[in-house]
């Protein structure tokens, strides 16, 4: 220097153009002398910026970031 592939909640994944879903984690309440555990229930995410659509996490440029493979 050339070419790929990845970025969604505190974690770990999902979700091929139309309400963003789970598992853990957290907090709250049940239950319990008290803790676990069970069981209910809250709250939390689309890597930043642009662009195409009635509409984007999904499609297209851009930066960053992590990883691969070539030289």
């Nucleotide at each position: 220097g050339g070419g790929g592939a990845c970025u969604u909640a505190g974690u770990u994944u999902a979700g091929u153009g139309g309400u963003a879903a789970a598992a853990u984690g957290a907090c709250u309440g049940u239950c319990u002398c008290c803790a676990a555990a069970a069981c209910a229930g809250u709250a939390g995410a689309u890597a930043g910026g642009g662009g195409u659509u009635c509409g984007a996490u999904u499609c297209c440029c851009u930066u960053a970031g992590u990883c691969c493979c070539c030289g």
Transfer RNA from Candidatus Staskawiczbacteria bacterium RIFOXYD1_FULL_32_13, 71 nucleotides, folded computationally. Rfam family: tRNA. From the family's description: Transfer RNA (tRNA) molecules are approximately 80 nucleotides in length. Model confidence (mean pLDDT): 84 of 100. The sequence was found in a public genome assembly.